A computed fold for a 108-nucleotide RNA, annotated as Guanidine-I riboswitch aptamer.
Rfam family: Guanidine-I riboswitch aptamer. Rfam links the family to the GO term regulation of gene expression. For this family Rfam cites "Metabolism of Free Guanidine in Bacteria Is Regulated by a Widespread Riboswitch Class" (Nelson et al., Mol Cell, 2017).
It was read from a public genome assembly, where an Rfam model found it.
Model confidence (mean pLDDT): 80 of 100.

C1' cells in the first nucleotide's frame, strides 16, 4: 500500500421500547354493568420495531444432468453460496434496539 464482489423478498427468533390494547396506581363522576382523564415498561403480555456478522423459506445467480425445441432457448432435478472481532457518535419512528449510517471508523 492492497484486501473487490459477497443478491432480493417474506416468515420467525435473540433483542427492543411504549403510540394502541391489556395490566397496575391515582382522580372526578356514575352505580345494574361501567366508561373518562392522568401516571407507570426498574408492567409478565397482545399489536408494533427487529439482525451483514441469528434461523428458515421462496425467487434470482453459477455449475451439472435429463427432457423438449421453431436451435434463440425453455422446463424439471441436483449441487453451491465460504468467512465475518467491532466501538463511540448520530438518525428515523410514539419510543428504543443486534433497526439505519455500517461487512463504516478501528482492530486482527
Nucleotide at each position: 500500500c492492497a484486501u473487490u464482489u459477497u443478491g432480493u423478498u417474506c416468515u420467525c427468533u435473540a433483542g427492543g421500547g411504549u403510540u394502541c390494547c391489556g395490566c397496575a396506581g391515582c382522580g372526578a363522576a356514575g352505580u345494574u354493568u361501567u366508561g373518562c382523564g392522568c401516571u407507570g415498561g426498574a408492567c409478565u403480555g397482545g399489536u408494533c420495531c427487529g439482525a451483514g456478522a441469528g434461523a428458515g423459506a421462496a425467487c434470482g445467480c453459477a455449475c451439472a444432468g435429463a427432457c423438449g425445441c421453431a436451435a434463440g432457448c425453455g422446463u424439471c432435478u441436483g449441487u453451491g453460496g465460504a468467512c465475518a472481532c467491532g466501538g463511540a457518535g448520530g438518525g428515523a419512528u410514539a419510543a428504543a434496539a443486534g433497526c439505519c449510517c455500517g461487512g463504516g471508523a478501528g482492530g486482527a